[in-house]
RNA sequence: UCCUGUAAAGGGCAAACCGUCCGAAAGGGCGGGGCGCAAAGCCGCUGGCCUAAGUUUCAAGGUAUCGGAAUAGGGUAGCAGGGUUGCCAGG
Numbered sequence: 001u002c003c004u005g006u007a008a009a010g011g012g013c014a015a016a017c018c019g020u021c022c023g024a025a026a027g028g029g030c031g032g033g034g035c036g037c038a039a040a041g042c043c044g045c046u047g048g049c050c051u052a053a054g055u056u057u058c059a060a061g062g063u064a065u066c067g068g069a070a071u072a073g074g075g076u077a078g079c080a081g082g083g084u085u086g087c088c089a090g091g
Base pairs, nucleotide, nucleotide: 002091003090004089005088012037013036017032018031019030020029021028022027035078041084042083043082045081046080047079048076049075050074054071055070056069057068058067
C1' cells in the first nucleotide's frame, strides 16, 4: 500500500416507536429507545427515491383563502455508484 471480515479486544453508530423543538411538507436537531451496521464516519458529485412552500399552467367559480398537473433551488449519505478519511484482526 492492497485485499478480506470467521473469531477476539476496546469499543462506536443507532431503525421503528415515544417526547420535544424546527420545517409548508419531505425531513431534520435534541433526549429516550435499539432494528440493524466494518465505514450506518464525512461530502448531495452521478443516478434513483421522497416532498412541492414558492413558481408555471389548467380547470371551476358569485367570491377564493379552494382543486388538478408540472417543477428542487428543499430533502434522503440507513438506496446504489463515486470522492475522501479511518479503528482492530488476518492475509
Molecule: c-di-GMP-I riboswitch aptamer
Organism: Syntrophaceae bacterium